[in-house]
């Protein structure tokens, strides 16, 4: 140097004028000075909490979610480590990845045969024979279909074969060791049909509903109502028993679309030490860091700066580009868009000293 493989961090910078919002202080009658003032995703609204109202009496069923193993974490379908399968020479990346010896169910189409079975072509052995071939038996190695044909491979063996025998291999079972485990390893043993649970099923765990337009207070209201069902049965708690409660249900009419509060100090940012392989977690210090309710965070002028492209007198000129997007209660993730850059780290391959 080239090809890749994996994390991290940044996303203009400085100055002027004029404006939005909010905080505080002055002034006191609309002014003046100081702080602050988008983002890695503020998105999408896919999960998880907090916080808020509402519902909740027990037992059983039901219904949904999650799904290798430890471990983080308020939790989580998220993250870090591990295992195993698959993918790539690595480096690494990808995985609905519990349970098919608990029951039921499926397995198209091709094919002689597909869940409990098979004999079309072929071999071999009889027996016929008009030497084309027919019949009978055996076989399952080979051929041919299938995504999948009932353990592979290779020797032996046999009439032709066959786990019939043996060695490897897989697989299943049992035992020993290693590991918290998920699995790994080694011997043995009888030879031995799959596959699908993103099919119902089983197992373990987990789960009440809505949502900051939650919600709580001021203020408004020429309202404080009216009509219909059901009445000892009826209604409600998701169903079901058993319990407990009450007037309970539907429709029509009326006002309000102002205002504070929730509201921003948080599972908070930074720097440092300690404990862990990580993820994370403890422990000192230190900072205050957006709150708008038609909804601020913006325009417009100067210089630079980054990349691209053409010129070159190599001193620079000139044009173009400058991403995605943007808060509305908060947080923890997960996805997805992003012009152009930085920083270290790893694997492969060439070359040079």
């Nucleotide at each position: 140097c080239c090809a890749g493989g994996a994390g991290g961090a940044c996303g203009g910078g400085c100055g002027g004028c004029c404006g939005c919002c909010u905080c505080g202080g002055c002034g006191u009658u609309u002014g003046c000075c100081g702080g602050g003032g988008a983002g890695g995703a503020a998105a999408g609204u896919c999960c998880g909490a907090g916080c808020u109202c509402c519902a909740c009496c027990g037992g059983g069923c039901a219904g949904g979610g999650u799904g290798c193993u430890g471990g983080g974490u308020a939790a989580c379908g998220c993250c870090c480590a591990g295992g195993c399968g698959c993918g790539g020479c690595g480096a690494c990346g990808c995985g609905a990845c519990g349970g098919a010896a608990a029951g039921u169910g499926c397995c198209a189409c091709a094919g002689a045969g597909a869940c409990g079975a098979g004999a079309c072509c072929g071999c071999c052995c009889c027996g016929a024979u008009u030497c084309g071939u027919c019949g009978g038996g055996g076989u399952a190695a080979g051929g041919g279909u299938g995504a999948a044909a009932c353990g592979g491979u290779g020797c032996g063996g046999u009439a032709a074969g066959a786990g019939c025998g043996c060695a490897c291999c897989a697989g299943c079972g049992g035992c020993c060791g290693g590991g918290c485990g998920a699995c790994c390893g080694g011997c043995c043993g009888g030879c031995u049909g799959g596959g699908c649970a993103a099919a119902c099923c089983c197992c373990a765990c987990c789960c009440g509903g809505a949502g900051c337009a939650a919600g709580a207070c001021c203020a408004u209201g020429u309202a404080g109502g009216a009509g219909g069902g059901c009445c000892a049965g009826g209604g409600g708690c998701g169903c079901c028993c058993g319990g407990c409660u009450c007037g309970c249900c539907c429709u029509c009419g009326g006002g309000u679309u102002g205002g504070u509060c929730g509201c921003u100090a948080g599972a908070g940012g930074c720097c440092u030490c300690g404990a862990g392989c990580a993820a994370u977690c403890g422990g000192g210090g230190u900072c205050c860091c957006a709150g708008a309710u038609g909804g601020a965070u913006g325009g417009c002028c100067g210089c630079c700066g980054u990349c691209c492209c053409g010129a070159c007198a190599c001193g620079u000129c000139g044009g173009g580009a400058u991403a995605c997007a943007g808060a509305a209660c908060u947080c923890g993730g997960c996805u997805u868009a992003c012009a152009g850059u930085c920083c270290g780290c790893c694997u492969g391959g060439c070359u040079g000293c």